Overview:
This is a predicted structure of a 476-nucleotide part of an RNA (small-subunit ribosomal RNA, 3' major domain) from an uncultured prokaryote. Its mean pLDDT, the model's own confidence on a scale to 100, is 85. RNAcentral holds the full RNA, with entries from ENA. It matches the Rfam family "Bacterial small subunit ribosomal RNA". Its family is annotated with structural constituent of ribosome and ribosome in the Gene Ontology.
Context: one part of a larger RNA
RNA sequence: UGACGGGGGCCCGCACAAGCGGUGGAGCAUGUGGUUUAAUUCGAAACAACGCGAAGAACCUUACCUACUCUUGACAUCCCUGGAAUCCUGUAGAGAUACGGGAGUGCCUUCGGGAACCAGGUGACAGGUGCUGCAUGGCUGUCGUCAGCUCGUGUCGUGAGAUGUUGGGUUAAGUCCCGUAACGAGCGCAACCCUUGUCCUUAGUUGCCAGCGAUUCGGUCGGGAACUCUAGGGAGACUGCCGGUGAUAAACCGGAGGAAGGUGGGGAUGAUGUCAAGUCAUCAUGGCCCUUAUGGGUAGGGCUACACACGUGCUACAAUGGGCAGUACAGAGGGUUGCAAAGCCGUGAGGUGGAGCUAAUCCCAGAAAGCUGCUCUCAGUCCGGAUUGGAGUCUGCAACUCGACUCCAUGAAGUUGGAAUCGCUAGUAAUCGCGAAUCAGAAUGUCGCGGUGAAUACGUUCUCGGGCCUUGUACA
Numbered sequence: 001u002g003a004c005g006g007g008g009g010c011c012c013g014c015a016c017a018a019g020c021g022g023u024g025g026a027g028c029a030u031g032u033g034g035u036u037u038a039a040u041u042c043g044a045a046a047c048a049a050c051g052c053g054a055a056g057a058a059c060c061u062u063a064c065c066u067a068c069u070c071u072u073g074a075c076a077u078c079c080c081u082g083g084a085a086u087c088c089u090g091u092a093g094a095g096a097u098a099c100g101g102g103a104g105u106g107c108c109u110u111c112g113g114g115a116a117c118c119a120g121g122u123g124a125c126a127g128g129u130g131c132u133g134c135a136u137g138g139c140u141g142u143c144g145u146c147a148g149c150u151c152g153u154g155u156c157g158u159g160a161g162a163u164g165u166u167g168g169g170u171u172a173a174g175u176c177c178c179g180u181a182a183c184g185a186g187c188g189c190a191a192c193c194c195u196u197g198u199c200c201u202u203a204g205u206u207g208c209c210a211g212c213g214a215u216u217c218g219g220u221c222g223g224g225a226a227c228u229c230u231a232g233g234g235a236g237a238c239u240g241c242c243g244g245u246g247a248u249a250a251a252c253c254g255g256a257g258g259a260a261g262g263u264g265g266g267g268a269u270g271a272u273g274u275c276a277a278g279u280c281a282u283c284a285u286g287g288c289c290c291u292u293a294u295g296g297g298u299a300g301g302g303c304u305a306c307a308c309a310c311g312u313g314c315u316a317c318a319a320u321g322g323g324c325a326g327u328a329c330a331g332a333g334g335g336u337u338g339c340a341a342a343g344c345c346g347u348g349a350g351g352u353g354g355a356g357c358u359a360a361u362c363c364c365a366g367a368a369a370g371c372u373g374c375u376c377u378c379a380g381u382c383c384g385g386a387u388u389g390g391a392g393u394c395u396g397c398a399a400c401u402c403g404a405c406u407c408c409a410u411g412a413a414g415u416u417g418g419a420a421u422c423g424c425u426a427g428u429a430a431u432c433g434c435g436a437a438u439c440a441g442a443a444u445g446u447c448g449c450g451g452u453g454a455a456u457a458c459g460u461u462c463u464c465g466g467g468c469c470u471u472g473u474a475c476a
Stems, first nucleotide, its partner, number of pairs: 001476002003473003007470007015460002019424005026315008034306002042053002064301007073125001077124002079121005086103007107114002127290002130288003136284002138279003141275001143273001148187006154163003167178003193267004198235007208224002212222003238261001241255005317417001321376007333364003338357002343352003383414001388409007430452007
């Protein structure tokens, strides 16, 4: 100087408390461990691994296993020889591949040949998701959006170092004020950026419709430019004003005006560093290793196994509910290898059909919870839907291993969950549906979007984590 303390003081955080809803019990989905296996590819490991890499494993992916097979190689550069390229096709084979048949002869040319492409050969080399993240770059997690981390000059100390950065107030903040052997400065904080909340203005099509006319009653047409909205520009919030408290300071409390008030809400933004944290399997890369194989190709299998254990979720156990009928209101997205309407067929998944749309125009697209009415009356039930049988639909060369969905039948566990444990402070929790990426197909996951919309916070004694000052130390 740090680190640590079941030392002290001050302060903060959904840290506790106060509340609301869960997890832990059940069934299923998914990840992991373990076990099994020819293989169940690899990585991730307290918080910060475990719906994680994977925004999507039937083949492919794919790295694993088995079998078959190639050796200048699937890919790059150079050299030699031949042939344009390319297209059609036969036989064997699981295919890779092997052996054949036919069509075709182009472009430039100084007629030597050349360019692109294909086949064969030679060796230099290619290739490796092989090892080392404890050799590395880059990227990332975490403490933590915590308020800290430092420097120059000066001063003090023999020195390591100290001071500044401590103290009194204050703040979300090393934020600001005052004091002060310090005076200044840098990286952080804040602001500048995006979005949302109010108003003005510009512009009105594909969007809008107050008033006027028409109407097939649909902003549909004439028209309008007000309103909504769209997207450009601007205004607005600064403790600016008033009162009080305070050292007359910084600031705090209350008020006015205002759409909004003291950082208005949300996002992006992550200092010096810590964990030899993670990643050699995104990529790059040193070293080591393989080179007729640890490289390449193909078919099939596996990554989907299943006495079990754990994590994360979904659906429930019902009446604030289940069923049936009627009826209302979003936002944000996506669409030409695409989204697909009306109509018709099917109980349905879906089929047929193809209008329209390169989209404020057309389509996906019915929002759902809600509201109204009827029914069920506490039961393993008209709750719950696992499982299984049968019949189908769709995607795709192909759904056996191993897809999703539909219909009929079946109708398991489950009556609110031990010890323990998690999230959340407001348009939040809870609850309800909608969309997108990936994607041929395949979400209960992920990322977004809106609808309905709470309860509680006395307080900081205690638990956890963190900041500042101080104290002790057989620690560095």